[in-house]
Glycine riboswitch aptamer from a marine sediment metagenome, 83 nucleotides, folded computationally. The coordinates come from a structure-prediction model, not an experiment, and the mean pLDDT is 84. The sequence is in RNAcentral, with records from MGnify.
RNA sequence: GUUCCGGGAGAGACCCCGCACAGGGGCACCGAAGGAGCAACCGGCUUCCCAGCCGGGAAACUCUCAGGUAAAAGGACCGGAAC
Numbered sequence: 001g002u003u004c005c006g007g008g009a010g011a012g013a014c015c016c017c018g019c020a021c022a023g024g025g026g027c028a029c030c031g032a033a034g035g036a037g038c039a040a041c042c043g044g045c046u047u048c049c050c051a052g053c054c055g056g057g058a059a060a061c062u063c064u065c066a067g068g069u070a071a072a073a074g075g076a077c078c079g080g081a082a083c
Stems, first nucleotide, its partner, number of pairs: 001083007012027001014026004028069003034065001035063003041056006
């Protein structure tokens, strides 16, 4: 790393159209698939210095594009087994 097994949070079973559990629209909300952002620090450039600019730069932080808001499914992450 892959497969299987076990654990695994948050947030309206909201409103409207509709025969509908299809599909569409609206407001509110969540962060733990995925995605995006950046601190220290590193490199470069300008400059006498101070300083500034550019690039790189993690997350469970931030954003909420995507996803999600009964159950089921999914689920970062943790543990076990096999390869």